Model confidence (mean pLDDT): 84 of 100. Large-subunit ribosomal RNA, domain I from Pleurocapsa sp., 493 nucleotides, folded computationally. Taxonomically the source falls in Pleurocapsa (Bacteria, Bacillati, Cyanophyceae, Pleurocapsales). Rfam family: Bacterial large subunit ribosomal RNA. The full RNA is in RNAcentral, with records from ENA.
[in-house]
Context: one part of a larger RNA
RNA sequence: GGCAUCUGGUGGAUGCCUUGGCACUGAGAGGCGAUGAAGGACGCAGCACGCUGCGAAAAGCCACGGGGAGCUGCGAGCAGGCUUUGAUCCGUGGGUAUCCGAAUGGGGAAACCCACCCAGCAAUGGGUAUCCGCAUCUGAAUUCAUAGGAUGCGGAGGCGAACCCGGGGAACUGAAACAUCUAAGUACCCGGAGGAAAGGACAUCAACCGAGACUCCGCUAGUAGUGGCGAGCGAACGCGGACCAGGCCAGUGAUCAUCUCUACAUAACCGGAACCGUCUGGAAAGUCGGGCCAGAGCGGGUGACAGCCCCGUACGGGUAAACCGGAGAUGAUCCUCGAGUAGGGCGGGACACGUGAAAUCCUGCCUGAACAUGGGGGGCCCACCCUCCAAGCCUAAGUACUCCUCAGUGACCGAUAGUGAACCAGUACCGUGAGGGAAAGGUGAAAAGCACCCCGACGAGGGGAGUGAAACAGUUCCUGAAACCGGAUGCCU
Numbered sequence: 001g002g003c004a005u006c007u008g009g010u011g012g013a014u015g016c017c018u019u020g021g022c023a024c025u026g027a028g029a030g031g032c033g034a035u036g037a038a039g040g041a042c043g044c045a046g047c048a049c050g051c052u053g054c055g056a057a058a059a060g061c062c063a064c065g066g067g068g069a070g071c072u073g074c075g076a077g078c079a080g081g082c083u084u085u086g087a088u089c090c091g092u093g094g095g096u097a098u099c100c101g102a103a104u105g106g107g108g109a110a111a112c113c114c115a116c117c118c119a120g121c122a123a124u125g126g127g128u129a130u131c132c133g134c135a136u137c138u139g140a141a142u143u144c145a146u147a148g149g150a151u152g153c154g155g156a157g158g159c160g161a162a163c164c165c166g167g168g169g170a171a172c173u174g175a176a177a178c179a180u181c182u183a184a185g186u187a188c189c190c191g192g193a194g195g196a197a198a199g200g201a202c203a204u205c206a207a208c209c210g211a212g213a214c215u216c217c218g219c220u221a222g223u224a225g226u227g228g229c230g231a232g233c234g235a236a237c238g239c240g241g242a243c244c245a246g247g248c249c250a251g252u253g254a255u256c257a258u259c260u261c262u263a264c265a266u267a268a269c270c271g272g273a274a275c276c277g278u279c280u281g282g283a284a285a286g287u288c289g290g291g292c293c294a295g296a297g298c299g300g301g302u303g304a305c306a307g308c309c310c311c312g313u314a315c316g317g318g319u320a321a322a323c324c325g326g327a328g329a330u331g332a333u334c335c336u337c338g339a340g341u342a343g344g345g346c347g348g349g350a351c352a353c354g355u356g357a358a359a360u361c362c363u364g365c366c367u368g369a370a371c372a373u374g375g376g377g378g379g380c381c382c383a384c385c386c387u388c389c390a391a392g393c394c395u396a397a398g399u400a401c402u403c404c405u406c407a408g409u410g411a412c413c414g415a416u417a418g419u420g421a422a423c424c425a426g427u428a429c430c431g432u433g434a435g436g437g438a439a440a441g442g443u444g445a446a447a448a449g450c451a452c453c454c455c456g457a458c459g460a461g462g463g464g465a466g467u468g469a470a471a472c473a474g475u476u477c478c479u480g481a482a483a484c485c486g487g488a489u490g491c492c493u
Stems, first nucleotide, its partner, number of pairs: 001492009015478001016442002020413002022410007029402002031159002039100003042055003046078002050074002061094006070082003105114003115128005130156009163194001164192005174181001178228001204211002215242005225233002246394003249338001253334010269317003275290003279286001291308002293297001299311003343367008353379001374389005429436002449477001452464004
């Protein structure tokens, strides 16, 4: 030095576990905001770093309801307190709510700086942004007037995950290049609204039979078409379903708001059955023996696997206000059938339809009817025929989505998985910034977390002793693989 066996260190795989995730289902909710939001800054405890809660009335104040013995958040310590005269805690309602932030008195490098007016002795309180609407008062050039100004009242503003409507609107890509085309009216930007939005009560289809608003789904059908007839794009009629609802424009009207009466449901929460012994063991829920309940044998916990030990579960009870539903009353809004419209020309766009024989719809410019004895449509156009009545308005349900709440489910994950995040994570850290973005779970049933002694530097670390079922479970703590590094023994060199 090598090999083998044994025994350690290091390391943290594996197994087991789950506080966290993921995907759904059923209900609910679908908004918050000048009565100052979302989100923050700074503070608040006897001692107080972080988180949580709260706001100078500051881990809290008041009332009512629930509840019934402990409480003073995580947090374990000391001290001091509170509480059956009902605390802590839970629910509902109210009060307080610094500063920034739409931020709104002016400014500003957010959480800061600087004002004015009114009330008040003061402390202090209130007001002062902009835009829009209405009302009143004023009021130029310029006589009247108008613009403008002032005041009062009302509204708006900002935030929010997706869904929705509208206004704008790419490129990569595909066409095996590329220009029409495609990607795609997608991504993205902007405006707006609601719990849904949009659409909607035939100037619709159909085909000589008839149907009867709109929306959504399955077919029709990758059909008919469209298309450098390339790549591709791609209907409708009709059928089957979901859901169903029609109204108004001067009247037995519709819609909305407020008030009164009324029914139901709902918070915290309450009741809620039934088990003992034996053996093993540290521990019984396991074994054996004998019982019991069940409208409850879903689930979780308890020192191993519990229907009957605990929390629960089935079932039953509980309740103020508001909401929803019904009835009634009051008030508000809606102003008589649709002309610069239909149609036409030019240029575009939308229709599955790329200008095509191109109907239909929208309209930037130019034009421009008829008036129910009328007008539109039936895919160029004409006639006959059929059908409908534009240029006013409203309208549930079926449909889309889930930031959020409750209940539940899983041939979903189980710590390199599952959210980036099971843990004080959008943190630490990186970046001027936009932005990027981790690692990190497990003692034990219970801290019983090693009193005391010894070595040592009044260390670190260790040896005894003690606890414990176990300490090779000692906080770097369950299990503890491999790489890697030692020690002992044997053999070989």